[in-house]
RNA sequence: GCGUCUUUAGCUCAGUGGACAGAGCGCCAUACUACGGAUAUGGAGGUCGUAGGUUCGAAUCCUACAAGGUGCU
Numbered sequence: 001g002c003g004u005c006u007u008u009a010g011c012u013c014a015g016u017g018g019a020c021a022g023a024g025c026g027c028c029a030u031a032c033u034a035c036g037g038a039u040a041u042g043g044a045g046g047u048c049g050u051a052g053g054u055u056c057g058a059a060u061c062c063u064a065c066a067a068g069g070u071g072c073u
Stems, first nucleotide, its partner, number of pairs: 001072007010025004018056001027043005049065005
């Protein structure tokens, strides 16, 4: 330099054009307990890497860029 894959909550990931973007773990509160843990209920936490484009509608399709993985030269 060229190809290819990935980027969504603190972490690991789902979501392949349609609604308020979700799960598990973690975190907070309450109940339970002598305390803690476990368990139960509830809650907080997201500019979906960035910027444009297509569309009635984009996390999802297209383009460029950025970061990371990988193959080739």
Transfer RNA from a compost metagenome, 73 nucleotides, folded computationally. Its Rfam family is "tRNA". Rfam links the family to the GO term triplet codon-amino acid adaptor activity. Rfam classes the family as a transfer RNA. RNAcentral holds the sequence, with entries from ENA.